This is a predicted structure of a 154-nucleotide RNA (FMN riboswitch aptamer (RFN element)). Model confidence (mean pLDDT): 76 of 100.
[in-house]
RNA sequence: UAGAAACUUCGGGGUAAUGUGAGAUUCAUGACCGACGGUGAGCGCGUAAGCGUAAGUCCGUGAGCUUGAAGGGAACAGUCAAAACGUUUCCGCAAGAAGCUGAUCCGGUGCAAUUCCGGAACCGACGGUAAAGUCCGGAUGCGAGAAGUAAUUA
Repeated sequence: UAGAAACUUCGGGGUAAUGUGAGAUUCAUGACCGACGGUGAGCGCGUAAGCGUAAGUCCGUGAGCUUGAAGGGAACAGUCAAAACGUUUCCGCAAGAAGCUGAUCCGGUGCAAUUCCGGAACCGACGGUAAAGUCCGGAUGCGAGAAGUAAUUA
């Protein structure tokens, strides 16, 4: 320095104000928010090598939803009685696996930008509730991933 396994810690933000109404952070006007890895011409540091940071809408991942195997148990059926085969159901069991899962254009610069600059747009699981990206709930959960620890191997 690298690999495999183990353990620890960390690991998501947001409705100001106004209107209608019995009732709305849910409707209307408007406000606000942007997980993780990659890419990235900008910015900062450095003599340099390089380091840090930089996309909600690009390439992937995660949460969410659907399906849900091997194996095992029980009941029924079967049988003289059992076993096997069969049917139903439970565990396995929501972990792994498979599938589904949102949204961007225009102009400028330039060799090169859906990433920079300018402008205008658009998107956001499920359950609850006056119809919710922002409230409450599953969730003191899960989690992409980030940092670290000690030991071992090369």